[in-house]
Order: sequence, then structure tokens, then C1' cells
RNA sequence: GGGCUCGUAGCGUAGAAUGGAUAUCGCGGCAGCCUCCGGAGCUGCAGGUCGUGGGUUCGAAUCCCACCGAGCCCG
Repeated sequence: GGGCUCGUAGCGUAGAAUGGAUAUCGCGGCAGCCUCCGGAGCUGCAGGUCGUGGGUUCGAAUCCCACCGAGCCCG
């Protein structure tokens, strides 16, 4: 230098083929219930500009382009 794959909440992860209305679940966090206390269990809540920027579209996590970062391969 070239090719491929990946980037979604503090951590991990689904959703990407077929664009659709509020982005999923677990762990963790906070509050409450329960308990003598703690843990476990139960209930609720907060937390995401879906890597960044632009484009297409009525509508983008999803399609297109460029860039950034990570991994693998080729030279």
C1' cells in the first nucleotide's frame, strides 16, 4: 500500500438479508419491597447523539461515500 471483518448504554450482546413508527436482553448502577442485618428473590427507574462526518429517502442502527479506530490476511 491492497483486501476482508468488526465498532450499538459503564461491560457484554440481539437487531443489519427485507429501511418503517418506542433500539433488545443480560451483568452492573439507583430506589423500593422483603429481612434483625446482609445476601438471594421480586418490582420500578435512570443511562444510547447505534465510531465520526456527509449523501440517498417521506423515513436510516440498517443502503451509499469518505474518514477514524480494532483484528485478520496478502504484498